[in-house]
RNA sequence: CUUCGGGGACGGGUGAAAUUCCCUACCGGCAGUAAAGUCUGCGAAGCCUUGCAUAGAGGCCCGAACCGGUGCGAUUCCGGUACCGACAGUACAGUCUGGAUGAGAGAAG
Numbered sequence: 001c002u003u004c005g006g007g008g009a010c011g012g013g014u015g016a017a018a019u020u021c022c023c024u025a026c027c028g029g030c031a032g033u034a035a036a037g038u039c040u041g042c043g044a045a046g047c048c049u050u051g052c053a054u055a056g057a058g059g060c061c062c063g064a065a066c067c068g069g070u071g072c073g074a075u076u077c078c079g080g081u082a083c084c085g086a087c088a089g090u091a092c093a094g095u096c097u098g099g100a101u102g103a104g105a106g107a108a109g
Base pairs, nucleotide, nucleotide: 001109002108003107004106011023012022013021025095026094027085028084029042030041031040032039037083038082046060047059048058049057050056065081066080067079068078069077087098088097089096
């Protein structure tokens, strides 16, 4: 420098209206490490300071797991049962729409 770099409401109920409520279903960024959404670290979102500024710089914040088994070694594998998920919009949203044809940890060449 170039390319790549986030998935997911099937089916049903109530209602004037809900993929937002209820039942149910489904999804899991990057690096490390015995293979990880729940360990450690990072990224994204949000907030604050500075700044003419949507630039740049600095800072804050940042969800959730246990039990058993195998093994030298696993909160990572196998079995079981749980749990978590930014902001704005809208009948209350991890899954719809939007900022975003953005940004990005990083990966490959």
Predicted 3D model of a 109-nucleotide RNA (FMN riboswitch aptamer (RFN element)) from a sheep gut metagenome. Model confidence (mean pLDDT): 85 of 100.